[in-house]
This is a predicted structure of a 74-nucleotide RNA (transfer RNA) from an uncultured Eubacteriales bacterium.
């Protein structure tokens, strides 16, 4: 320098194909249970969907740009 991939909750990921209420597991918090803890049960909080712009009634999803990381090639 060229090609491809990834970026979504504290962590790991799904959702993108086919635009229409942002989800799952773990973790955290509260309560129950226990002498206490763990495990278990019930509930809750937590998101500029990397960033910027465009299209659209509506964008995590489509389009453009850009940043970081990974892989391959030179």
């Nucleotide at each position: 320098c060229g090609a491809g991939g990834u970026g979504u909750a504290g962590c790991g990921c799904a959702g993108c194909u086919u635009g229409g209420u942002a989800g799952c597991g773990c973790g955290u918090c509260u309560g129950g249970u226990u002498c206490g803890g763990g495990a278990c049960c019930a509930g809750a909080a937590g998101g500029u969907c990397a960033c910027a712009g465009g299209u659209u009634c509506a964008a995590a999803u489509c389009c453009u740009g850009c940043c970081a990381c990974c892989u391959c090639g030179a």